[in-house]
A computed fold for a 352-nucleotide part of an RNA from an uncultured bacterium, annotated as small-subunit ribosomal RNA, central domain. The prediction has a mean pLDDT of 83. It matches the Rfam family "Bacterial small subunit ribosomal RNA". Gene Ontology terms of the family: ribosome and structural constituent of ribosome.

Context: one part of a larger RNA
RNA sequence: UUUGGCGUAAAGAGUUCUGUAGGCGGUACUGUAAGUUAUGGGUUAAAUCUCUCGGCUCAACCGAGAAACUGCUUGUAAUACUGCAGCACUAGAGAUAGAUAGGGGAGGGCGGAACGUAUGGUGUAGCGGUGGAAUGCGUUGAUAUCAUACGGAACACCAAAGGCGAAGGCAGCCCUCUGGGUCUAUUCUGACGCUAAGAGACGAAAGCGUGGGUAGCGAAACGGAUUAGAUACCCGUGUAGUCCACGCCGUAAACGAUGUCUACUAGAUUCGUGUUGUCCACUGGGCAAUGCGUGUCGCAGCUAACGCAAUAAGUAGACCGCCUGGGGAGUACGGUCGCAAGAUUAAAACUC
Numbered sequence: 001u002u003u004g005g006c007g008u009a010a011a012g013a014g015u016u017c018u019g020u021a022g023g024c025g026g027u028a029c030u031g032u033a034a035g036u037u038a039u040g041g042g043u044u045a046a047a048u049c050u051c052u053c054g055g056c057u058c059a060a061c062c063g064a065g066a067a068a069c070u071g072c073u074u075g076u077a078a079u080a081c082u083g084c085a086g087c088a089c090u091a092g093a094g095a096u097a098g099a100u101a102g103g104g105g106a107g108g109g110c111g112g113a114a115c116g117u118a119u120g121g122u123g124u125a126g127c128g129g130u131g132g133a134a135u136g137c138g139u140u141g142a143u144a145u146c147a148u149a150c151g152g153a154a155c156a157c158c159a160a161a162g163g164c165g166a167a168g169g170c171a172g173c174c175c176u177c178u179g180g181g182u183c184u185a186u187u188c189u190g191a192c193g194c195u196a197a198g199a200g201a202c203g204a205a206a207g208c209g210u211g212g213g214u215a216g217c218g219a220a221a222c223g224g225a226u227u228a229g230a231u232a233c234c235c236g237u238g239u240a241g242u243c244c245a246c247g248c249c250g251u252a253a254a255c256g257a258u259g260u261c262u263a264c265u266a267g268a269u270u271c272g273u274g275u276u277g278u279c280c281a282c283u284g285g286g287c288a289a290u291g292c293g294u295g296u297c298g299c300a301g302c303u304a305a306c307g308c309a310a311u312a313a314g315u316a317g318a319c320c321g322c323c324u325g326g327g328g329a330g331u332a333c334g335g336u337c338g339c340a341a342g343a344u345u346a347a348a349a350c351u352c
């Protein structure tokens, strides 16, 4: 380079969220002729290779002729496609107007249940815990129960096969600020598009730094059990942490183990949310049609099978990422990043 792949066999980067270079790019016309096509000229040394003929007795070897090999350069012609330039268009994309659903994000405020603690009242001998116990708590009055106060964290029911978000993720209620989506109109711009190496931004949990906070839970640690032992499982305590602010870290079975975009290809049905028509017992609901989203089943087709099947793993196209036997190893060394933990990039010897 050609070829084959990436749901589960090796392989889709956590998110393409912003987008640089690059690659690719809608409809019509005009010009140009760079790519492209046709046809000439020049050149592409000889030897070698291939073919034919010939010379050494044959062959190797040698000689002659032809062919071939590609490219480079230059002229002429063609204009379908690509490029370039110009002009126009509206089906892609965007804008505008109106409508609309939502745990999308940030900040502030408020609420009730539960829990814990403190104080006070009632009250007395147990409570707690387990398979059974013990450690533990309790006559300095516990557990239970009532009242009051304070505190931190999380928001039962609604709740769903449901909603929103690029992903991570997002849920009590209210207010402020704010991002995105969808539908309808078809009013405007007129290809403004797709993808995206590098780069930037975001990125659960744990962990780290500084300062706060700490009810419950709870690595570590301690104690009690269990056991042959028990550095565990069970029980009683309990520090970091979990929470907040700011700053790092940059990883997960970051999963749909399925990159993004576009077009096309039987149906059936659930739920959410728009629009239009129609009907009804009209805060709304039913039916039909049509969008967007979300699930389940299923044909063709695909698949090694499982399965996927308009939300494709089907049929095609554009662009990116990644894979190439198991182990060694996502390791060593070096580089970059990080306070560190480590992350990222990433081998080889050897071995089967």
Stems, first nucleotide, its partner, number of pairs: 004323003007306002012320001014202002016019001017200002022195003026089002029086004034082002036078008050066006092192001093189003096185005104178007111155001115151008126137002163170002207248006216242002221237004259319006267297003271293010301308002325352003334345004